[in-house]
RNA sequence: UGGGAUAUCGCCAAGGGGUAAGGCAAGGGACUUUGACUCCCUCACCACUGGUUCGAAUCCAGUUAUCCCAG
Numbered sequence: 001u002g003g004g005a006u007a008u009c010g011c012c013a014a015g016g017g018g019u020a021a022g023g024c025a026a027g028g029g030a031c032u033u034u035g036a037c038u039c040c041c042u043c044a045c046c047a048c049u050g051g052u053u054c055g056a057a058u059c060c061a062g063u064u065a066u067c068c069c070a071g
Base pairs, nucleotide, nucleotide: 001070002069003068004067005066006065007064010024011023012022018054026042027041028040029039030038047063048062049061050060051059
């Protein structure tokens, strides 16, 4: 320098146009004499900036970061 992949909650991870599942962790509550276990509730506008669309995490372009391949 060229090509490719990935970016979603504190961590892991699903989602492939119609307001983001789940697990662990955290907070609150129930249960318990206390603790543990168990159960219930809460917790992300999706790397950033634009575009397309009635509507974008999802499609398109650019940028950023990380990784891989070639030189």